[in-house]
RNA sequence: UUCAUCUUGACGGGGUGCCUGGUACGCGAGUGCCGGCUGAGAUUACACCCGUUGAACCUGAACCGGUUAGCACCGGCGUAGGAAUCGAGAUGCGCACUCCU
Numbered sequence: 001u002u003c004a005u006c007u008u009g010a011c012g013g014g015g016u017g018c019c020u021g022g023u024a025c026g027c028g029a030g031u032g033c034c035g036g037c038u039g040a041g042a043u044u045a046c047a048c049c050c051g052u053u054g055a056a057c058c059u060g061a062a063c064c065g066g067u068u069a070g071c072a073c074c075g076g077c078g079u080a081g082g083a084a085u086c087g088a089g090a091u092g093c094g095c096a097c098u099c100c101u
Base pairs, nucleotide, nucleotide: 001094003092004091005090006089007088008087009086010085011051012050013049014048017037018036019035021034022033023032024031025030057082058081059080063076064075065074066073
């Protein structure tokens, strides 16, 4: 000094859905509460996830096929379009230089 891995500081980005069920209100559409499902996270958490090696998350999209109670999930769309970064330390390999033998 390069690279890799790990740790860490500060800052920043992001989502919060579904309904096989119960209940209250409502003419109804629907809304609240309880319960259930998936998930890291399901509206409050000093949480969780993600920060360019970027499918975290957004758009297309109330998308297409499979599947499910439904969401989730799997495949496609997707060599689509967007999307938030700087610093410090430790360890290891390598390289360069210096000194000693």
Molecule: TPP riboswitch aptamer (THI element)